[in-house]
Description:
The prediction has a mean pLDDT of 78. This is a predicted structure of a 167-nucleotide RNA (c-di-AMP riboswitch aptamer (ydaO/yuaA leader)) from Xylanibacillus composti. The sequence is in RNAcentral, with records from Rfam. Rfam family: c-di-AMP riboswitch aptamer (ydaO/yuaA leader). Gene Ontology terms of the family: regulation of gene expression and cyclic-di-AMP binding. The model forms 96% of the base pairs in the Rfam consensus.

RNA sequence: UUCCAGAAAUCGCUAAGUUUCCUUCCAAGGGAAACGGGGGACCCAACCAUUCGGGGUGAAUUUUGCGGACAAUAUCUUGCGGAGCGAUCCGGGGAAAAAGUUGCAAAUAGGGUGAACUCUGACCCGAACCCGACAGCUAACCUCGUCAGCGUUUUUAGAGAGCAACC
Repeated sequence: UUCCAGAAAUCGCUAAGUUUCCUUCCAAGGGAAACGGGGGACCCAACCAUUCGGGGUGAAUUUUGCGGACAAUAUCUUGCGGAGCGAUCCGGGGAAAAAGUUGCAAAUAGGGUGAACUCUGACCCGAACCCGACAGCUAACCUCGUCAGCGUUUUUAGAGAGCAACC
């Protein structure tokens, strides 16, 4: 000097997820404010919906393609065998799905990016969970949450508007 990894502080990002007070066995418990969510009338809406369940938080919805499985199933067919008066039925032979589900890929409604805003560009996300037969909106009222995960050897870039300081 360069590269890699870790820790702390500082400054930041997504998100509602922050500030403060009291008690006290110092780990926790109980408040307040602020922010956020759910339930919940008249009126309005819906005259539908109800196992193809339904609903909630969230930006996280929707579409297409290729495979797995569903499945040699449903269904169709038969100069074959059998039962029946017959319609038909059973067995054998042949053809052969779809919905839903799942894996991968590509898109997409929508969402985010360093300091209130707008535009353009670039780079990302487009998940996950919960309720438990049940909820439209909804004043009063009731009730719940305050997590979690990251970056930080200088910051996503440019432009505009705006603001502040100085003269």